Predicted 3D model of a 99-nucleotide RNA (THF (Tetrahydrofolate) riboswitch aptamer).
The coordinates come from a structure-prediction model, not an experiment, and the mean pLDDT is 76.
[in-house]
């Protein structure tokens, strides 16, 4: 000095456990904040808090009761969480391998 590779945030599949279905969450919009390869800046993009609009699928069986409650079981939710496969930051400087 040349050549290669690794890894964040997170994303999407399936598996499992839950919530919700008395509408929470999810999705949008606004605003504040924060994290984001090992360094230090820094975007898309992710996370939180506050606010705002808009919105939804229930049905059986069975005990209780005595008219709404519990339970299960099959849906529904751009539903949540574990895990497992994949897939994955930008310029610099690092690591690692290797001429």
């Nucleotide at each position: 000095u040349g050549g290669g590779g690794a890894g964040u945030a997170g994303a999407a599949a399936c598996c499992g456990c839950g919530c919700g279905u008395u509408a929470a969450g999810u999705a949008c919009c606004g605003u504040c904040g924060g994290a984001u390869g090992g360094g230090a800046g820094g975007u898309u993009g992710c996370c939180g808090g506050c606010g705002g609009g808009c919105g939804a699928a229930g049905g059986a069986a069975c005990g209780a009761u005595c008219c709404u409650c519990g339970u299960u079981c099959c849906g529904c939710g751009g539903u949540g969480c574990u895990g497992u496969u994949u897939c994955g930051c930008u310029a610099c400087c690092g690591c690692c391998c290797u001429g």